[in-house]
RNA sequence: GCCAACUUAGCUUAGUCGGUAGAGCAACUCAUUCGUAAUGAGUAGGUCGUUGGUUCGAUUCCGACAGUUGGCA
Repeated sequence: GCCAACUUAGCUUAGUCGGUAGAGCAACUCAUUCGUAAUGAGUAGGUCGUUGGUUCGAUUCCGACAGUUGGCA
């Protein structure tokens, strides 16, 4: 330099034919216990990498840029 994949909650990630997003762990609260752990119930936490375009409507489709990883040279 060229090509490909990926970017979603604090972490790991799901989300297919476009209709304003879930799970596990972690955190917090409550119950249980003499107390802790474990267990059970609940709560909070997301401008879906940035920006533009298409559309009535974009995490999803298209372009550019940034970052990460891999391959080729």
Record summary
The RNA shown here (transfer RNA) has 73 nucleotides and comes from an uncultured Mollicutes bacterium. The coordinates come from a structure-prediction model, not an experiment, and the mean pLDDT is 82. It was read from a public genome assembly. Its Rfam family is "tRNA". Rfam classes the family as a transfer RNA.